[in-house]
This is a predicted structure of a 1472-nucleotide RNA (small-subunit ribosomal RNA) from Halospeciosus flavus. The organism belongs to Halospeciosus, within Archaea. RNAcentral holds the sequence, with entries from ENA and SILVA. Its Rfam family is "Archaeal small subunit ribosomal RNA". The family has 86 seed sequences and 709 matches in Rfam 15.1.
C1' cells in the first nucleotide's frame, strides 16, 4: 500500500475473538531557544450563584425651560432605535431543521420608482411653579405652556350591495379591471430651515425582512399494540395581518396505525468534521445558516415588527437594602470571582479600522469589532554550531586542547512600524557565545544474551508473558533504538474488523433452519401482441448561501496563512422535450408452471363398529409333595392353612409373534391380527376441461411422542415408598414387593438428542448398483393377478465423477451451479437466568435482557500416551510345574528412628539399606571438646643495628609444648607489627548451573533418513498385510525404491582336532642314580643323561553352513523330526550394544561456573565420636540336627598372592603362637594339610555328645596404643531356637542346592565383595491369568501425559445483581379547592360593577412511571494449597445425552419415551 502481527495446541488446518502497530480529540507526567499564522481556550461537570466596572443610544435642522462672558451644557416634551448586534443548547424527535414548492390565505418601519394630496377648528400633559405623603424607591393635589403630541369636520383613498359589459391573468376565478346607482367610511405635519433642502398623508409597484401551508429526507427501543371526545369532519360565528378547531353554538361518528400510529428513552437541526481505498462509520465544540432560550414560569402594553427580559405585571425559589411601612436585583453580554470538576485566559488599550444605531451633517456611541497580554491548544518555519591542527585512549563512531569561520537566535543602540505602544522589519557592534529532551532496548517491535541489586520479595506487563541466586523482561549504571521542541501516559472516536457483509460473512459437526404443514400482508413470479409512460434511460432549464475539499495562479523571505479564477459540493429536488428494450399498469391470445375430471393398480394413512388370537395374572376344581423363587454368591420373600410343578374350566384387563424387509404409508409427530363402513393424501396413465388461477411466507391458525394435570379402568410393567444385599458409607446399580402411571373417554399441557442435528419451491450440472409403485416393449409360460429382461416416470438405499468444504464427508434424494421466498446467528460464562408481558389449573411453556467476569471458549484433524477396549506375540527382575530360600530365632552388617558434646555426609519402589569398593582403635575424618599454626603481591603508617623476626636451659602454666609468662642468652635482617585491599586454601553450598562416569527403560526390537507419492497442514507412506523369526530375521504382497544406526555379522573364553614349539612342564620307550623291601622281566621318586610320545603350555589353521535326508509350507522364507559329527540349528559363557528418555545418581574421586569462609568453614595437634539402643526394616551367617553330630584312619582340586612379602625345614608350646632358618624378584621357590566324600565306631530322638549365643578365667599376636573399640588359642558357662503367619525371593544345567579354596581390602582383622574348583539334582519344552514389554486397531475431555483430567454441595473473603415488608424523592397524567392576572360582553364620563372564559402559582385525592434507601432472603463470578463423595471424559468402571415427573448432603438416582454426538463381539441385510 485496497497490509497485516502476537495470544486457544505437543505440533496442525478452522472458526473466533482479545491485544499491537495509523490518524484525531479531550486532560495529564517530565522537558522546552525564537518566529510566524489561526474561525483555538468554562463546550462535556452545575441552563450552578455572582461582589465591582462597562456593554444603547442618538437627533438643538421638531418643541418648552433653566444656565453661562463665551464655545457649550442640562430637564422635559416629541421622533427614530432598543425585535439589530453578542451569548448559550436547557428544551425540542417538530413543518424545529435540510431540500423543493405553494399563498387564487397573508403582513413588511427605514429604502427605491411612480401618481395624487395636505381645508378649517380645538385641546391636553411633562418640565417649571406651588402644596404634600415616604427611610428610600417613588408618589399625591393644584397652577401654566409649546410642538413633527393629541382630538374633531371636511375632501379623497378604502369597504359593502345591485345592475351592465364581459375583458384580464392564471393549471383553475372565489381574484383583478371599465361604468352606474346606493350605503359606509372618514388620511396628513403647509411643520422645520441658514431658502439648498429635509420632511407629512394616501394609492400601486419594487426591494428587504417575516408568517402561514405542503412532497421528500435524516435517532434508539415492540420488554411500547392499539391511540383519540376539540378527538375527525360539516353548518354558522368570533378572532387573526391571514388560512384554519385557532376559539365557540349545534350536528354527524369519524380520524391515526405494523410502510410502527401512541408511548418511553435519548437529541438543538444542517453546511460541515473526524476516519476509511471506498460504501460507511462516529460526531455536530468552535465559523456560517436556521431554531430556542435569557432565575423556574405565566400573561400583556407599545410597535411595521416582541408576547421582547440590560420592557412591564403577577406567582415561585434565591440574594439585597429597609426607619419593618415598604422596596431592588437577574453576567447563557465583556472582564472578573465562588462553586463543580481531570478539565479552560486580563476585573487590559481603542472606536484608528469593519460595521450598527441616531442625525442633514460635522459627529456622537457601541466589551459588536479591532488591538495587545496568558496557555505547548493546534498548524508552519529556523536553531541548538561549521572547519583544521594535535595530543589521549577504547571493544566502540570517544575525550581534552589549541586555531579559524559563521551569528539564525542572544546582548546593546539607531530608525521605521502604531491611536498609543508591543511585536516584527531595516541597519551597525559584540560574541560559539544563550539554546535538548522524553519514550523504549524479551515477542508482537528499531535497539544489549553488557554490569551491579534484588531472589514467586519488591516490582514490570495493551496481549503472551518475566521475578522461586547466573533475569537481554524487576530497580540502578553503561551502552544502544526511535521521535524530537517536544515525547509518553490515560480516556473517547474512526481505521485494522468481510466481527453487521450494499459493495461484502455465514447457519450437517465451529453461534445460528421455527417440532410439521396451511395461510394474511409484503416480496417474486411463464410464452406472444397492442398501448401508457410511474419506475427506468436522454437533452435541456432552475435550485443545490458563502465558508469548507480539489487544481491552478498569485501575495506574505518559505510554509502555515491568506487572495484571485476554474472545478466540485456527485447517487438530491423541482419544471419541460423525447425514447419505449426491460419492470409496472390495461386490454386481448396461448399452454409448458398449477388445477380439474377419467381410468386401473400400491399401501402398518385417519377415523368409527363388529370379531379373534396366545400369553399373563387371579379364582375354582382335579392331580402331586418339599421345596420354591432369586443371584456374582445370598437374603428379604412364597410355601404344610399344601407352595412350584401337570391338568380342566371361569374371570380379567393389557397386546397383536412368525409374515417383517436400508419395505411401506403419513406435512410432522407417527402408524402392524381379522373384517366391514366413511374419510383423506400421493405416484403412474389419458387424442379431455380451465387458462399463470403460482411460488415463498412477517404476524395469524392447526396437528404436535414421552412424561404432567381433572373422570373412569388396572393384568402386566413400574418413579415415589418399604424391605434384603453390595459397600467405608451405598438417599444408587443387584434382588423380592410396590402406589402414582401405562390403558379408555372428554379436555387441557405444547415441549424433545420432535435429528438428515441439513427451511420450503424452481432450474442446470458424468455414471454404477439394489429395492418399492405405475405403465409400456420383448421373450419365456405351467396360461396364474404367473416369470426374466429392457425402457419411461416417481418413491427410497449405496458407491462414485467434475465441484465444494477448515476438514470429517457431501456428491442429481447436493454441503455442486444458479434464481425466489421465510427463519436464525455475531467470544465464552452470568443464562434460556432476571425483570416485564402473554398463555396455562397447576407444572411450566413463549419472548428475553443486564451488572458483573473471563483469553479463550470451540470444530476436524494429526502425533503420542493411557483404557477395569479388541487382536496378535514376547519374558524365570511374568505365571503354570519343580528345587531351594527369606519373612519367625541367636548373631554379623546396612538403614531408619531415638539418644548424644557429636553419635559427619549421600544414597529412598523396581533402579536406596555387606551401596559410596564404606572390615573407621590413632590416621582415615568431613563431624564433637580443647590447643596451636598460616596472608603470595600492593597499599598507607609505625617499628628496626639503640638489635626486627627466629631459637633455647630452667621455673610456672598445661593433658602436652618457648604457645605464653618470668628470668637470661643465641642469631643478626629491605625484615617485622598493625589496618585496608588481594591471596593460599576449603570433604563449605548448588548434581535443578555443568563436564565425564555409572544406574535403570533394555536380557528390549527398535530409531532414523535420501527420492518420489499422498494431505492445505501437523503429518502420512516406507516401518502395513500375510507366513515366520531370537530380532524391522527372512519371503511374499504393496505408491513405494534404496540406505544408514541398532539385531546379525564382528571380539574373547570354552568343548574336538592338526600343525609348530620343549623350559622352570611332562616321562611312553631307553639308560643311570637313590631308597624300600614280599629281592623281582619288583616297587617308588623326573632325582640325572636324554626324549618331546602323552598331558600341558601357547601361536596358527581345520570345523558347523539347515550342507544331505523326510515331512509340511506357497516349488519360499522357516518350522518338525533324522543321518553324520567333538559339537546341530545363535553349540555354550561373557565384550560390544541404536535414536533418546529418566531436572535418576555423583560438586565427599578427580575437573569446573557462580555464591560463600579467609585468622577461620583454611592447617596442625591431643582426647572423643562415626561402634551409642525402648524400637521398625533391608542383605547375610549359623543352626533347630540321625540325608545329622563327635572320634579315629583315608582320598581327589582349580584360580590366585608372594620383597616393608611368601616362607620349606627344624626346635619349644597343650594350642594361638614363639626362636633360628633352605628357597623364591617365582610353570623353577612358598602360601598349600583342600572340603563335602570314603572306611570304623559312637550317639538314638533328647532341648540332646542339636545348637553355639552370652558370660568368666587364662594366654598369644599386629601396631606408638587394643579401655571406649581388633583377631587368635585354651578351659569354663551353655541363651533363643524343635522348620517359621500375611506375604516375598532366586533357578531351566554342570544350572539350583551343597562343599571347601584363593584373592581384594590389610600393620592387625572376613560371617563382604570379586573368583576357583569338588559333589551335583528336579521340573516347564507351554500361557498370556496376575506383573510387564512390542505391534496393530479403537475410543479419549489426557499432552506435567491415568499419580491424568474434572462437577457439585458444604465452609471462608470479597464484588456486582435479583426479590423484598416498607420508607424517601423525581417525572407525567387526571380530578377537586384558593385563585394572581390577562380577555371578551353588559353598565358606567370615569372609579368601578356584574356575568362569562383562560389560567400561572399554592394546598389536596389518585393512577402511571423512574431513581435511592432497607431487615431479610436468592443464586452469580473470582479468590496456590479447606470439607464430603466421584457425576462426566476410556464401556470412566451401571454407556452417555434430550425432554419430563419423582426422589436425595452433593455431584446426581430411579421411571417412561426419543437420540447416537455409545465402545465391544456375533449375526443378518445393502454396496464396493
Nucleotide at each position: 500500500a485496497u497490509u497485516c502481527u502476537g495470544g486457544u495446541u505437543g505440533a496442525u488446518c478452522c472458526u473466533g475473538c482479545c491485544a499491537g502497530a495509523g490518524g484525531c480529540c479531550a486532560u495529564u507526567g517530565c522537558u522546552a531557544u525564537u518566529g510566524g499564522a489561526g474561525u483555538u481556550g468554562g463546550a462535556u461537570u452545575u441552563a450552578g450563584c455572582c461582589a465591582u466596572g462597562c456593554u444603547a443610544g442618538u437627533c438643538g435642522c421638531a418643541c418648552g425651560a433653566g444656565u453661562u462672558c463665551a464655545g457649550a451644557c442640562u430637564c422635559g416634551u416629541g421622533g427614530c432605535a432598543g425585535a439589530u448586534a453578542g451569548c448559550u443548547c436547557a428544551g425540542u424527535a417538530a413543518c424545529a431543521c435540510g431540500u423543493g414548492g405553494u399563498c387564487a390565505a397573508a403582513c413588511u418601519a427605514c429604502c427605491c420608482u411612480a401618481u395624487g394630496g395636505a381645508g378649517g377648528a380645538g385641546a391636553a400633559c411633562a418640565a417649571u411653579c406651588u402644596c404634600g405623603g415616604g427611610a428610600a424607591a417613588c408618589u399625591g393635589a393644584g397652577g401654566c405652556u409649546a410642538a413633527u403630541u393629541c382630538u374633531c369636520c371636511a375632501c379623497a383613498a378604502g369597504g359593502c350591495u345591485c345592475u351592465c359589459c364581459c375583458a384580464c391573468u392564471g393549471g383553475a376565478a372565489g381574484g383583478u379591471g371599465g361604468a352606474g346607482a346606493g350605503c359606509u367610511g372618514g388620511a396628513a405635519a403647509c411643520g422645520c430651515g441658514c431658502c439648498a433642502g429635509c420632511g407629512c398623508c394616501a394609492u400601486a409597484g419594487g426591494a428587504u425582512g417575516u408568517g402561514a401551508c405542503u412532497g421528500c429526507g435524516g435517532c434508539c427501543g415492540a420488554u411500547u399494540a392499539g391511540g383519540u371526545a376539540g378527538a375527525c369532519g360539516g353548518u354558522g360565528g368570533g378572532g387573526u395581518a391571514a388560512c384554519g378547531g385557532c376559539c365557540c353554538a349545534c350536528c354527524g361518528u369519524g380520524c391515526c396505525c405494523a410502510u410502527a400510529a401512541u408511548c418511553g428513552g435519548u437529541a438543538c437541526g444542517g453546511g460541515u468534521u473526524g476516519u476509511g481505498a471506498g460504501a460507511g462509520c462516529a460526531a455536530g465544540a468552535g465559523c456560517c445558516c436556521g431554531g430556542a432560550g435569557a432565575c423556574g414560569g405565566u400573561a400583556u402594553c407599545u410597535g411595521a415588527g416582541a408576547c421582547a427580559a440590560g420592557a412591564u405585571a403577577c406567582c415561585g425559589g434565591g440574594c439585597c437594602c429597609u426607619a419593618c411601612g415598604g422596596g431592588g436585583c437577574g453576567c447563557a453580554g465583556c472582564a472578573g470571582g465562588c462553586g463543580c470538576g481531570a478539565a479552560a485566559c486580563c476585573u487590559u488599550u481603542a472606536c484608528a479600522c469593519u460595521g450598527c444605531a441616531c442625525g442633514a451633517c460635522a459627529g456622537u456611541g457601541c466589551g459588536a469589532u479591532a488591538a495587545g497580554g496568558c496557555a505547548a491548544c493546534u498548524c508552519c518555519a529556523a536553531g541548538u554550531g561549521u572547519g583544521c591542527a594535535g595530543g589521549c585512549a577504547u571493544a566502540g563512531u570517544g575525550c581534552c586542547u589549541g586555531c579559524a569561520c559563521u551569528u539564525u537566535u542572544c546582548a546593546g543602540c539607531a530608525c521605521c512600524g502604531u491611536a498609543a505602544g508591543g511585536a516584527g522589519g531595516u541597519g551597525c557592534u559584540g560574541g560559539a557565545a544563550u539554546a535538548a529532551g522524553g519514550a523504549c532496548u524479551g515477542g508482537g517491535c528499531a535497539a544489549g544474551a553488557c554490569c551491579g541489586g534484588u531472589g514467586c520479595c519488591a516490582g514490570c506487563c495493551g496481549c503472551c508473558g518475566c521475578g522461586g541466586u547466573a533475569a537481554u523482561a524487576c530497580c540502578g549504571g553503561c551502552a544502544g533504538u526511535c521521535c524530537a521542541a517536544g515525547u509518553g501516559a490515560u480516556g473517547g472516536c474512526c481505521g485494522a474488523u468481510c466481527u453487521u457483509a450494499u459493495u461484502g460473512g455465514g447457519c450437517c459437526u465451529a453461534a445460528a433452519g421455527c417440532g410439521u404443514c396451511c395461510g394474511u400482508a409484503g416480496c417474486c413470479g411463464g410464452c406472444c401482441g397492442u398501448g401508457c409512460a410511474a419506475g427506468u434511460c436522454c437533452g435541456u432549464u432552475g435550485g443545490g448561501a458563502a465558508a469548507u475539499c480539489c487544481g491552478c495562479g498569485c501575495g506574505c523571505u518559505c510554509a502555515a496563512c491568506g487572495c484571485g479564477c476554474g472545478g466540485g459540493c456527485g447517487a438530491c429536488c423541482a419544471g419541460c422535450g423525447g425514447a419505449a428494450a426491460c419492470u409496472g399498469c390495461a386490454c386481448g391470445g396461448c399452454u409448458u408452471g398449477g388445477g380439474a375430471c377419467c381410468g386401473g393398480a400400491a399401501g402398518g394413512c385417519u377415523c368409527g363398529a363388529g370379531g379373534a388370537g396366545u400369553a399373563c395374572g387371579u379364582c375354582c376344581g382335579g392331580g402331586g409333595u418339599a421345596g420354591g423363587a432369586g443371584u456374582g454368591a445370598a437374603a428379604u420373600c412364597c410355601u404344610g392353612u399344601a407352595a412350584u410343578c401337570c391338568u380342566g374350566g371361569a374371570c380379567g384387563g393389557a397386546c397383536u409373534a412368525c409374515c417383517g424387509a436400508u419395505g411401506g404409508c403419513g406435512a410432522a409427530a407417527g402408524c402392524a391380527c381379522c373384517u366391514c363402513g366413511a374419510g383423506a393424501a400421493g405416484a403412474c396413465g389419458g387424442a379431455u376441461c380451465c387458462g399463470a388461477c403460482g411460488g415463498u411466507g412477517a404476524g395469524g391458525g392447526a396437528c404436535g411422542a414421552a412424561a404432567g394435570c381433572u373422570g373412569g379402568g388396572u393384568c402386566u410393567c413400574g418413579a415415589a415408598c418399604c424391605g434384603g444385599a453390595u459397600u467405608a458409607g451405598a438417599u444408587a446399580c443387584c434382588c423380592g414387593g410396590g402406589u402414582a402411571g401405562u390403558c379408555c373417554u372428554a379436555g387441557c399441557c405444547g415441549u424433545a438428542a420432535a435429528c438428515g442435528a441439513u427451511g420450503c419451491c424452481c432450474g442446470u450440472u458424468a455414471g454404477g448398483u439394489g429395492u418399492g409403485g405405475c405403465a409400456c416393449a420383448g421373450g419365456c409360460u405351467a396360461c396364474g393377478a404367473g416369470c426374466c429382461u429392457g425402457u419411461g416416470c416417481u418413491g427410497u438405499g449405496c458407491c462414485g465423477u467434475a465441484g465444494u468444504g477448515a476438514a470429517g464427508a457431501c456428491g442429481a434424494u447436493u454441503a455442486a451451479c444458479g434464481g425466489g421466498c421465510c427463519g436464525c446467528c455475531u467470544g465464552g460464562g452470568a443464562a434460556g437466568u432476571a425483570c416485564g408481558u402473554c398463555c396455562g389449573c397447576a407444572a411450566g411453556g413463549a419472548u428475553g435482557a443486564a451488572a458483573c467476569u473471563u483469553a479463550a471458549a470451540g470444530g476436524a484433524a494429526u502425533u503420542g500416551g493411557c483404557g477395569g477396549g479388541g487382536g496378535a506375540g514376547c519374558a524365570c527382575u511374568a505365571c503354570a510345574a519343580c528345587c531351594g530360600g527369606a519373612g519367625g530365632a541367636g548373631c554379623c552388617u546396612g538403614c531408619g528412628g531415638u539418644u548424644u558434646a557429636a553419635u559427619u555426609g549421600g544414597a529412598c519402589u523396581c533402579a536406596a539399606c555387606g551401596c559410596c569398593g564404606g572390615a573407621c582403635a590413632u590416621c582415615u575424618c568431613a563431624c564433637c571438646a580443647g590447643a596451636a599454626c598460616c596472608g603470595a603481591c600492593u597499599g598507607u603508617a609505625g617499628u628496626a643495628a639503640u638489635g626486627a623476626c627466629g631459637g633455647u636451659c630452667a621455673g610456672g602454666u598445661u593433658g602436652a609444648c618457648g604457645a605464653c609468662c618470668u628470668u637470661a642468652c643465641c642469631c643478626g635482617a629491605c625484615g617485622c607489627u598493625a589496618c585496608a585491599g588481594a591471596g593460599a586454601g576449603g570433604a563449605g553450598g548448588u548434581g535443578c548451573a555443568u563436564g565425564g562416569c555409572c544406574g535403570c527403560c533394555g536380557u528390549c526390537a527398535g530409531c532414523u533418513c535420501g527420492u518420489a507419492c499422498c494431505g492445505u497442514g501437523a503429518g502420512g507412506c516406507g516401518u502395513c498385510c500375510u507366513g515366520u523369526u531370537a530380532a524391522g530375521u527372512c519371503a511374499g504382497g504393496c505408491a513405494a525404491c534404496g540406505a544408514g544406526c541398532g539385531a546379525g555379522a564382528c571380539c574373547c573364553g570354552c568343548a574336538u582336532g592338526c600343525u609348530u614349539a620343549a623350559u622352570u612342564g611332562c616321562c611312553a620307550g631307553c639308560a643311570g642314580c637313590a631308597c624300600g623291601c614280599u629281592u623281582g622281566u619288583c616297587g617308588u621318586g623326573g632325582c640325572u643323561g636324554g626324549g618331546u610320545a602323552c598331558a600341558u603350555u601357547a601361536a596358527g589353521c581345520a570345523g558347523a553352513c539347515u550342507g544331505c535326508c523326510g515331512u509340511g509350507g506357497c516349488c519360499a522364507a522357516c518350522a518338525c523330526g533324522g543321518a553324520g559329527g567333538a559339537a546341530g540349528g545363535a553349540a555354550c559363557g561373557g565384550g560390544c550394544a541404536a535414536c533418546g528418555g529418566u531436572a535418576g545418581g555423583u560438586c565427599a574421586g578427580u575437573a569446573u561456573g557462580c555464591c560463600c569462609c579467609g585468622a577461620a568453614u583454611g592447617u596442625u595437634c591431643u582426647g572423643g565420636g562415626c561402634a551409642a539402643c525402648a524400637c521398625g526394616c533391608g542383605g547375610g551367617c549359623u543352626a533347630c540336627a540321625a540325608u545329622g553330630g563327635u572320634c579315629g584312619a583315608g582320598a581327589c582340586a582349580g584360580u590366585g598372592g608372594g620383597a616393608c612379602g611368601c616362607a620349606a625345614c627344624c626346635c619349644c608350646g597343650a594350642a594361638a603362637g614363639g626362636g633360628g632358618a633352605c628357597g623364591c624378584u617365582a610353570a623353577u621357590c612358598u602360601c598349600c594339610u583342600a572340603a563335602a566324600c570314603u572306611c570304623g565306631a559312637u550317639c538314638g530322638u533328647a532341648g540332646u555328645u542339636c545348637g553355639g549365643a552370652u558370660u568368666g578365667a587364662g594366654g598369644g599376636c599386629u601396631g606408638a596404643a587394643a579401655c571406649u573399640c581388633g583377631c587368635c588359642c585354651u578351659c569354663a558357662u551353655g541363651a533363643a531356637g524343635c522348620u517359621g503367619g500375611a506375604u516375598u525371593c532366586g533357578g531351566u544345567a554342570g544350572u539350583a542346592a551343597u562343599c571347601g579354596c584363593g584373592u581384594g581390602u590389610c600393620a592387625g582383622a572376613a560371617g563382604c565383595g570379586c573368583g576357583c574348583g569338588g559333589u551335583g539334582a528336579a521340573u516347564a519344552c507351554g500361557u498370556c491369568c496376575c506383573u510387564g514389554c512390542u505391534c496393530c486397531u479403537u475410543g479419549c475431555a489426557c499432552a506435567c501425559a491415568c499419580c491424568g483430567c474434572c462437577c457439585g454441595u458444604c465452609a471462608a473473603a470479597g464484588c456486582a445483581c435479583c426479590c423484598g415488608a416498607g420508607u424517601g424523592g423525581g417525572g407525567u397524567c387526571c380530578g377537586g379547592a384558593u385563585g394572581a392576572g390577562g380577555c371578551c360582553g353588559c353598565g358606567g364620563c370615569a372609579a368601578c360593577g356584574c356575568g362569562g372564559u383562560c389560567g400561572a402559582a399554592u394546598c389536596u385525592g389518585g393512577g402511571c412511571u423512574c431513581c435511592g434507601c432497607a431487615a431479610g432472603g436468592g443464586g452469580g463470578c473470582u479468590u496456590a494449597a479447606g470439607u464430603c463423595g466421584u457425576a462426566a471424559c476410556a464401556a470412566g468402571g451401571u454407556a452417555g445425552c434430550c425432554g419430563u415427573a419423582g426422589g436425595g448432603g452433593a455431584a446426581u438416582c430411579u421411571g417412561c419415551g426419543g437420540c447416537u454426538g455409545g465402545a465391544u463381539c456375533a449375526c443378518c441385510u445393502c454396496c464396493a